[in-house]
RNA sequence: GCCUCAGGUCCACAGGGUGCCGUCGCGUGAAUCGCGUCAGGACCUUGCCGGUAGCAGCGCUAAGCGAUGUUCGGUGUCGCUGUGGGUCGCCUGGGGCACU
Numbered sequence: 001g002c003c004u005c006a007g008g009u010c011c012a013c014a015g016g017g018u019g020c021c022g023u024c025g026c027g028u029g030a031a032u033c034g035c036g037u038c039a040g041g042a043c044c045u046u047g048c049c050g051g052u053a054g055c056a057g058c059g060c061u062a063a064g065c066g067a068u069g070u071u072c073g074g075u076g077u078c079g080c081u082g083u084g085g086g087u088c089g090c091c092u093g094g095g096g097c098a099c100u
Base pairs, nucleotide, nucleotide: 001097002096003095004094005093006092007091008090009089010085011084012083013082014081015080016078017077018076019075020074021073022072024069026066027065028064034060035059036058037057042052043051044050
């Protein structure tokens, strides 16, 4: 110097890790302008029976908030793993040949 093999670099796909967002689950969550139930009291009723609306209280949940889980989805990322592909351009290593 040439040939060849393998790996890396390049591309694609799959998986995995991880960040963010949304969703799902959990909790919390309405002085009044949500719902339900409505003690007391008020009203209707000649009276009784009963009824009406309905404060407080209680319950449920909405918006929101919180902690965490990892259900699902989206997205970014990775000297991660694997498979396939590509030009043989570069790098690394092995082998062979030739020359010095």